This is a predicted structure of a 73-nucleotide RNA (transfer RNA) from Bradysia coprophila. Lineage of the source: Eukaryota > Opisthokonta > Metazoa > Panorpida > Bradysia. Its Rfam family is "tRNA". The family's RNA type in Rfam is transfer RNA. The prediction has a mean pLDDT of 81.
[in-house]
RNA sequence: GUCCCUUUGGCAUAGUGGAUAGCGCGUUGGACUCCUAAUCCAAAGGUCGUGGGUUCGAGUCCCACAAGGGACU
Numbered sequence: 001g002u003c004c005c006u007u008u009g010g011c012a013u014a015g016u017g018g019a020u021a022g023c024g025c026g027u028u029g030g031a032c033u034c035c036u037a038a039u040c041c042a043a044a045g046g047u048c049g050u051g052g053g054u055u056c057g058a059g060u061c062c063c064a065c066a067a068g069g070g071a072c073u
Base pairs, nucleotide, nucleotide: 001072002071003070004069005068006067007066010025011024013022018056027043028042029041030040031039049065050064051063052062053061
């Protein structure tokens, strides 16, 4: 330099263009307990890497850029 893959709450991960973006762990509060752990109930936490575009409608499709990983030269 060329090409390919990945990017979604703190972490890991799901998500055929049709909607309130799920699940698990963790966190917080409560119940239970003499206390802790375990268990049970509830809650908060995302504007989907960034910016544009296509579309009635985009996490999903297209383009550029960024970060991480890989192949070739």